The RNA shown here (Lysine riboswitch aptamer) has 163 nucleotides and comes from uncultured Planococcus sp. The RNAcentral record of the sequence draws on MGnify. Its mean pLDDT, the model's own confidence on a scale to 100, is 76.

RNA sequence: GAUAGAGGCGCGGACGUCAUUAGUAGCCAUUCGGAGAUUUGCAGAAUCUGUGAGGAAUGGGGAAAGGGGCGAUCGCCGAAGUGUGCGGAUUCUUGCAAAUCCGCGUGCUGGUCCGGCAUUUAAGAAAUGCCGGGCUGUCAGAGUCAAUCUCUGGAGGGCUAUC
Numbered sequence: 001g002a003u004a005g006a007g008g009c010g011c012g013g014a015c016g017u018c019a020u021u022a023g024u025a026g027c028c029a030u031u032c033g034g035a036g037a038u039u040u041g042c043a044g045a046a047u048c049u050g051u052g053a054g055g056a057a058u059g060g061g062g063a064a065a066g067g068g069g070c071g072a073u074c075g076c077c078g079a080a081g082u083g084u085g086c087g088g089a090u091u092c093u094u095g096c097a098a099a100u101c102c103g104c105g106u107g108c109u110g111g112u113c114c115g116g117c118a119u120u121u122a123a124g125a126a127a128u129g130c131c132g133g134g135c136u137g138u139c140a141g142a143g144u145c146a147a148u149c150u151c152u153g154g155a156g157g158g159c160u161a162u163c
Stems, first nucleotide, its partner, number of pairs: 001163005008077001010076004015071004027060006036048003040097004080109012110136011138154006
């Protein structure tokens, strides 16, 4: 260097389902009210608006996206996740910003579980980072007559097998 492979509440994609979002947004009716309103923000354009805008109250009816849990399936074992830089796409159109997604580069993380703090988020739902702890795979060193046992340490650019 090539090929094959292992870790386990292992990882990801599309799908189904469930809750959350939310009795919220938007819609309808009535009343109040009186000049603005519509997109993530600003400007522009367009449209709606005294034949009453936005808003508020009551009643009726009532979502979805994003994020998540679970199931089954497919692809997998740097699987992948996340930070950051650049580029692209989308958010009615144009400009600037912002957000989301995608691609490429790069930093970090062995995996998982629990707790604390911070950040993101509607939200401990979930994720990431830091700290602490449990379990586990792997390698190295030490202990032991020996061991599948114990201790210490390392990181996936690792480990095992074959060439």